This is a predicted complex of two RNAs, RNase P RNA and transfer RNA, with 474 nucleotides together. Rfam match: Bacterial RNase P class A. The family's RNA type in Rfam is ribozyme. Its family is annotated with tRNA processing, dimeric ribonuclease P complex and ribonuclease P activity in the Gene Ontology. From the family's description: Ribonuclease P (RNase P) is a ubiquitous endoribonuclease, found in archaea, bacteria and eukarya as well as chloroplasts and mitochondria.
RNA sequence: CGAGCUGGCCGGGCGGCCGCGGCAGUGCUGGCACGCGCCACGCUGUCGAGGAAAGUCCGGACUCCGCAGGGCAGGGUGGUUGCCAACAGCAACCCGGGGUGACCCGCGGGAAAGUGCCACAGAAAACAGACCGCCCCGCGCGAGCGGGGUAAGGGUGAAACGGUGGUGUAAGAGACCACCAGCGCCCCGGGUGACCGGGGCGGCUCGGUAAACCCCAUCUGGAGCAAGGCCAAGAGGGCACCGCGCGCGGUGCCUGCGCAGGCGUUCGAGGGUGGCCCGCCCGAUGCCUGCGGGUAGGCCGCUGGAGCCUGCCGGUGACGGCAGGUCGAGAUGGAUGGCCGCCGGCCGGGACGCCGUGAGGCGCCCGGUGCACAGGAUCCGGCUUACAGGCCAGCUCGUCCG
RNA sequence: GGGCGCGUAGCUCAGCGGGAGAGCGCUCGCCUCACACGCGAGAGGUCGCUGGUUCGAACCCAGCCGCGCCCA
Numbered sequence: 001c002g003a004g005c006u007g008g009c010c011g012g013g014c015g016g017c018c019g020c021g022g023c024a025g026u027g028c029u030g031g032c033a034c035g036c037g038c039c040a041c042g043c044u045g046u047c048g049a050g051g052a053a054a055g056u057c058c059g060g061a062c063u064c065c066g067c068a069g070g071g072c073a074g075g076g077u078g079g080u081u082g083c084c085a086a087c088a089g090c091a092a093c094c095c096g097g098g099g100u101g102a103c104c105c106g107c108g109g110g111a112a113a114g115u116g117c118c119a120c121a122g123a124a125a126a127c128a129g130a131c132c133g134c135c136c137c138g139c140g141c142g143a144g145c146g147g148g149g150u151a152a153g154g155g156u157g158a159a160a161c162g163g164u165g166g167u168g169u170a171a172g173a174g175a176c177c178a179c180c181a182g183c184g185c186c187c188c189g190g191g192u193g194a195c196c197g198g199g200g201c202g203g204c205u206c207g208g209u210a211a212a213c214c215c216c217a218u219c220u221g222g223a224g225c226a227a228g229g230c231c232a233a234g235a236g237g238g239c240a241c242c243g244c245g246c247g248c249g250g251u252g253c254c255u256g257c258g259c260a261g262g263c264g265u266u267c268g269a270g271g272g273u274g275g276c277c278c279g280c281c282c283g284a285u286g287c288c289u290g291c292g293g294g295u296a297g298g299c300c301g302c303u304g305g306a307g308c309c310u311g312c313c314g315g316u317g318a319c320g321g322c323a324g325g326u327c328g329a330g331a332u333g334g335a336u337g338g339c340c341g342c343c344g345g346c347c348g349g350g351a352c353g354c355c356g357u358g359a360g361g362c363g364c365c366c367g368g369u370g371c372a373c374a375g376g377a378u379c380c381g382g383c384u385u386a387c388a389g390g391c392c393a394g395c396u397c398g399u400c401c402g
Numbered sequence: 403g404g405g406c407g408c409g410u411a412g413c414u415c416a417g418c419g420g421g422a423g424a425g426c427g428c429u430c431g432c433c434u435c436a437c438a439c440g441c442g443a444g445a446g447g448u449c450g451c452u453g454g455u456u457c458g459a460a461c462c463c464a465g466c467c468g469c470g471c472c473c474a
Stems, first nucleotide, its partner, number of pairs: 001398010012343007020048008029040004050373001054384002057382005062224004069278004074220005079093005094108001095106004109215002114213002116209003131154002133150007162180006181205002183202008228300004236255009257292007270282004307326008344371001345369006352363004403473007412426004420457001428444005450466005
């Protein structure tokens, strides 16, 4: 200098005018007759989206369901050790695969427990068997036919029952031998462990598929802030009072709608325990089903938390501990916007200048562009997906020079 | 906001991991004087998209995209 790999971070800045939402303070303002208080409006101060706020794919906090016990079924997870509140997340390591390398990828338990499947082709697709071929015997003048042996060779396929060489044989074959590869068992050594290294024995050679059923280990109650709690209102009805044209209207209080069908009160309808069984619990002016009607408001939950920043210490690391500092949205048809100025990006152009062999880079000039993906809705930890442009750090390979 | 489901020809839908199909519709031909009916033939597909598992994927798994339903 060129080509790459990995990790982390930013993702516009400053200012002016007008406007929006929350909170606090305030007013010779207005309304509720005054005061208190509330509402509206104005003023002042302060705060006001993200790294993904997104998808809702996992895990929790929180809340409710009449604490959730046993069996079966169902679902999740799947190398090991650790981290974490927890996880399908993260870290380190192991194994397998890829790359010259930095490094990357892996839904990575079991196919020697069982079942299923392996289309087409091929003789044969999992258990041994034999289409061509090879060899032997018999028959036949002969092409060949019949019987037997064999699996080395051919051909098919994604996949064909270890590989190479030799002995052996009629031809052959782990039939036997040597080496190699794999598998199983035993022993020794290292490691917490996954696993690794070494030695011995056994001719054991056993196909693939579990993101097919299944087996093993392990975890698992359900629903979700529209959870849930409080207040007001409500259709329909009852009571009291008032009015009159005497069966309607108004006001106040209480209750919390109507119709139809079905079931049932300890010999129990129905409900909870995700589905089934057992067991347990709740259960009576109640429960189930269908149809019709009303309310569509307010408050709490609600934002200070596994919080954020800095430093030190422990750890290879994920992470943990300690000290100091700090408060950073709570809307409810849903607030972040609009118009500008300067700087910075980005895009296009240039016959300009400098550097470079060159692709090009830097500068200058002109024009364009508000400028990536996208925006809270109970809150956290992850994963995944989208993203213009840019910054920093570490490392690898190649070439040249010293 | 939260919870579920679906995507295959123009439409409605089937579809054991191995050949992509049915009905209606469309086009052409036959029949008829002509049309309809009927008969025969044919065209028409990124199985929503992208990866993965597998020898092989519409089907199994994961991630995206689009559409629909439910709740207080």